[in-house]
RNA sequence: AUGGGUCUCAUACAACGGUAGUAUACCGGUCUCCAAAACCGGUCAUUGUGGUUCGAAUCCACAGGCCCGUG
Repeated sequence: AUGGGUCUCAUACAACGGUAGUAUACCGGUCUCCAAAACCGGUCAUUGUGGUUCGAAUCCACAGGCCCGUG
């Protein structure tokens, strides 16, 4: 230089084009003599900019990060 894949809470992952969710973690509570476990509740996210669409995490373009190739 060029081809392909991927990007979503702190972490690991979901989500027919139509309410962004689960688990762990964190915070608060119940329980307990205390703690752990268990149970209940809560906070936090779609890489960026445009485009298509009534509606985009999802489709398209460009840019950026990471990974794997070719040379």
Notes: A computed fold for a 71-nucleotide RNA from an uncultured Clostridia bacterium, annotated as transfer RNA. Rfam family: tRNA. It is annotated as a transfer RNA. Its family is annotated with triplet codon-amino acid adaptor activity in the Gene Ontology. The coordinates come from a structure-prediction model, not an experiment, and the mean pLDDT is 82.